The part of an RNA shown here (small-subunit ribosomal RNA, central domain) has 347 nucleotides and comes from an uncultured bacterium. The prediction has a mean pLDDT of 89. The full RNA is in RNAcentral, with records from ENA and SILVA. Rfam family: Bacterial small subunit ribosomal RNA.
[in-house]
Context: one part of a larger RNA
């Protein structure tokens, strides 16, 4: 450079935003850079091709011709791309009205439960397991009642339900705030799509500083089990889990399925709007969510208007297994480590 691919065989970046770049709706007119056509010049010889000729033929050689993707210049064409001007509304955005939602941040409040403390009742057990033991208990436990303290999480509602770009979001109320959707069709007039790098966000664990610490619980200790048991089970238990702030930047970050747009049979359920009617309801429509299936696709299982179908645009990635997501170098990080990323060798 090119081909074929990327749900499960190797392969979709964790997610967004977006500069450069690539690509880009309808009409009219102009220009002519790309594009297309003609002319001119050039495109050495040898070589290749054609014809003829010379060595007895051939190889070889000679002469002539053809061809020569290209480049330059010039004259044209104007469909397409580009570009300039004008214009359009369907793409995109704005505006008005409306309802839905665990979307985000902050503050306040609430009840159930666990644990602990104090007091009351009460007495010999409790706890735990396959069975036990460690453990707790006559210094009065477990159980039960009252009061108090403190931290964390919010039963039922709860749903294949909803919201969010993803990570993720679930007690109540208030404040601040983002987005999507429906209806109206008033406004702008292609303002769009994608996006290397960049920037931002990013579960859990982990790290720094300062708080907090009820329950749970790596590590650790003990009791069991066992041939052993650095485990599974039991009794304890520290980091951590929680808050504030600053790092880390990774996950089976999964729908293992990049984003956008268009097109392609039907059926069922459900969420939230809107419309109509003969209004217990039914039908239509828009945006989501879940299931079954046609064509088609697929190695199959399966996918099937939420495509893995049919097309277009852009990005990312793959190229036999191991070595290896490792070494080295670079960049980032306090560290842990992350990102980028080979080769020898071997099958």
């Nucleotide at each position: 450079c090119u081909g074929g691919g990327u749900g499960u065989a190797a392969a979709g970046g964790g997610u967004g935003u977006g500069c450069a770049g690539g690509c880009g709706g309808g009409g009219c007119a102009g220009c002519a850079a790309g594009u297309c056509g003609g002319g001119u010049g050039u495109g050495a010889a040898a070589c290749c091709c054609c014809a003829u000729g010379g060595c007895u033929c051939a190889a070889c050689c000679a002469u002539g011709g053809a061809g020569g993707u290209g480049c330059a210049u010039u004259c044209g064409a104007a469909a397409c791309u580009g570009u300039u001007g004008c214009u359009c509304u369907u793409g995109a955005g704005u505006c008005c009205c409306g309802g839905a939602g665990a979307g985000g941040c902050u503050g306040u409040c609430g009840g159930a439960a666990u644990u602990c403390g104090u007091g009351g009742u009460g007495u010999a057990g409790c706890g735990g397991u396959g069975a036990a033991a460690u453990g707790c208990g006559u210094a009065g436990a477990u159980a039960u009642c009252a009061c108090g303290a403190g931290g964390a999480a919010c039963a039922c509602c709860a749903g294949a339900g909803g919201c969010g770009a993803a990570a993720g979001c679930g007690g109540a109320c208030a404040g601040c705030u983002g987005g999507a959707c429906g209806g109206g069709u008033a406004c702008u007039g292609a303002c769009g799509c994608u996006c290397a790098g960049g920037c931002a966000c990013g579960a859990a664990a982990g790290c720094g500083u300062g708080g907090g610490g009820a329950g749970c619980a790596a590590a650790c200790a003990g009791g069991a089990u066992u041939a052993g048991a650095u485990a599974c089970c039991c009794u304890g238990g520290u980091a951590g889990u929680c808050c504030a702030u600053g790092c880390c930047g990774u996950a089976a970050a999964c729908u293992u399925u990049g984003a956008a747009c268009a097109c392609u049979c039907g059926g069922a359920g459900u969420u939230u709007g809107c419309c109509a009617c003969c209004u217990a309801g039914u039908g239509g429509u828009a945006a989501g969510c879940u299931c079954c299936c046609u064509a088609g696709c697929g190695a199959a299982a399966g996918c099937g208007u939420u495509a893995a179908g049919u097309g277009u645009u852009c990005c990312a990635c793959c190229u036999g297994g191991g070595g290896a997501g490792u070494a080295c170098g670079g960049c980032c990080g306090c560290a842990a480590g992350g990102c980028u990323a080979a080769a020898a060798c071997u099958c």